[in-house]
Context: one part of a larger RNA
RNA sequence: GAGUAACGAGAGAUGGGUGAGAACCCCAUCCGCCGAAAGCCCAAGGUUUCCUGAGGAAGGUUUGUCCGCUCAGGGUUAGUCGGGGCCUAAGCCGAGGCCGAAAGGCGUAGGCGAUGGACAACUGGUUGAGAUUCCAGUACCACCGAAAAGCGUUAUUAGAGAAGUGGUGACGCAGUAGGGCAUGCAAAGCCCGCAGUUGGUUUAGCGGGUCCAAAGGGUAAGGUAGCAGUCGUAGGCAAAUCCGCGGCUGUGUUGAUCUGAGCCCUGAUGGGUAGCGAAACAUAUAAGUAGCGAAGUUGCAGCACUCACACUGCCAGGAAAAGCCACUAUCGAGUUUUUAGGUGCCCGUACCGUAAACCGACACAGGUAGGCAGGGAGAGGAUCCCUAGGCGACC
Numbered sequence: 001g002a003g004u005a006a007c008g009a010g011a012g013a014u015g016g017g018u019g020a021g022a023a024c025c026c027c028a029u030c031c032g033c034c035g036a037a038a039g040c041c042c043a044a045g046g047u048u049u050c051c052u053g054a055g056g057a058a059g060g061u062u063u064g065u066c067c068g069c070u071c072a073g074g075g076u077u078a079g080u081c082g083g084g085g086c087c088u089a090a091g092c093c094g095a096g097g098c099c100g101a102a103a104g105g106c107g108u109a110g111g112c113g114a115u116g117g118a119c120a121a122c123u124g125g126u127u128g129a130g131a132u133u134c135c136a137g138u139a140c141c142a143c144c145g146a147a148a149a150g151c152g153u154u155a156u157u158a159g160a161g162a163a164g165u166g167g168u169g170a171c172g173c174a175g176u177a178g179g180g181c182a183u184g185c186a187a188a189g190c191c192c193g194c195a196g197u198u199g200g201u202u203u204a205g206c207g208g209g210u211c212c213a214a215a216g217g218g219u220a221a222g223g224u225a226g227c228a229g230u231c232g233u234a235g236g237c238a239a240a241u242c243c244g245c246g247g248c249u250g251u252g253u254u255g256a257u258c259u260g261a262g263c264c265c266u267g268a269u270g271g272g273u274a275g276c277g278a279a280a281c282a283u284a285u286a287a288g289u290a291g292c293g294a295a296g297u298u299g300c301a302g303c304a305c306u307c308a309c310a311c312u313g314c315c316a317g318g319a320a321a322a323g324c325c326a327c328u329a330u331c332g333a334g335u336u337u338u339u340a341g342g343u344g345c346c347c348g349u350a351c352c353g354u355a356a357a358c359c360g361a362c363a364c365a366g367g368u369a370g371g372c373a374g375g376g377a378g379a380g381g382a383u384c385c386c387u388a389g390g391c392g393a394c395c
Stems, first nucleotide, its partner, number of pairs: 012030006031392004039372003045352002049350001050074006059067002079140002081348004086117002091112003097106003121138005141344004147338005159331002164327005172314004178307003183301005189210006195203001211271002215266005222259002226251008235243002275292002315318001358367002374386004
């Protein structure tokens, strides 16, 4: 220079409270903003920032009694959610091996490796802070298993059964037609509350509400043209009753078989709910808390979700392995089914997550995968206004 520029997109006002001190902290009432987000869930990443009490140096672009700051204490509960104890992809490692002055490179067997496959839990309640984890109710999975029933006990025999064999798992994209659910709207239906300062409003009035899962049992729109038995058999690296191939028969286009959303009943004599609404402490509230608790129908609309890559079309022709099912090889003296009862390991779980907590040196107008998707107008997730919910952004 200069107490100058700046104080980083944005709406706050009034009253009350706390306090030494208040434009900024807290409460109330208005007002305003977002609403395919500036709401909710969740992955990565962060790593205690979460909650409670206390604080007022520094950090906070002002202030500060406040804070993602400082100090102290507390908080993350799982057979079923995600990961591991299962599987494999690209890729990586790699016993032996091959190659190479050395270091090392490649690679068989084998292994690791999710962004994929497989796999059993839902609804409600609760805390200051956790919940598919705690609690209540109702389920399911694996293993052990008293007892009961069946079969078998020396036989080519009850039963078990591969690391082998076969099947399945098992897959693209586009297109439109249908069945559904979610969801929404309407109602002179039902329930609860309210009743006018007017010309008038006890009425076809106004406002609000009009639900609930997994699981078990039943049923079913639609899709699918084969399904089943038997005989033979030289292929499936041994075997096979399985698969394949061949013959015959039955059944099925009057729709079998397999699949299958949804719906119905149970779950529920339960839960939740608009509304009603204490006591106590005290005058600030963990009070609209505890507690009680109605109706719960009908019609219409209706997805991008589901039936289901099912159908049709197309060319660029769209993983693997485990698992599961069957088969034998083999094992074999006890075993199979049902059931009372019992057991159930390790890691994650707080909080932020279009952001002041992640990546950008900052409490930075930048960047950040996935899911949810209400109302009016609209073709629409555009745009404008609003709900639930969240904010008024730090001079």